The RNA shown here (transfer RNA) has 72 nucleotides and comes from a Candidatus Doudnabacteria bacterium. The coordinates come from a structure-prediction model, not an experiment, and the mean pLDDT is 82.
Formats: sequence, structure tokens, C1' cells
RNA sequence: GGCGCUAUCGUCUAAUGGUUAGGACAGGUGGUUCUCAUCCACCAAAUCGGGGUUCGAUUCCCCGUAGCGCUA
Repeated sequence: GGCGCUAUCGUCUAAUGGUUAGGACAGGUGGUUCUCAUCCACCAAAUCGGGGUUCGAUUCCCCGUAGCGCUA
């Protein structure tokens, strides 16, 4: 240089073009407990960037960025 794959809460991970973008861990608040831990309830938190297609895009297409792999 060429080709391919991946990118979603702090972390890991779901989501068949119409989802309130879900779950686990972590965090916060409250309950339970003499206290801590455990346990229970609740809360906050995300679609890599820019364009395009579409009535509608996390999802499809193009470009870019980052990471990984193959190849020269």
C1' cells in the first nucleotide's frame, strides 16, 4: 500500500428499518442490620464523527477516525 472485521452507559454485553435503546457488574439513594457485609427496592448513565437512502436509521450505503486480522 491492498483486502476484510469491529466500534452501543464507567466496564462487559443485547437489540430483524418503527424498542421508553434492554440486561449484568460497578456507582448513588433508601430499606433490612447494633455496625459492616449480604439481600431487597429505586435512581443516574450510552449508539465513534460527517454525509446519503427512507415517512422513519443503532440497524442499509459512502467517506473519515480508531482498534484488530490477513496479504505484499
Taxonomically the source falls in Candidatus Doudnaibacteriota (Bacteria, Bacteria candidate phyla). Its Rfam family is "tRNA".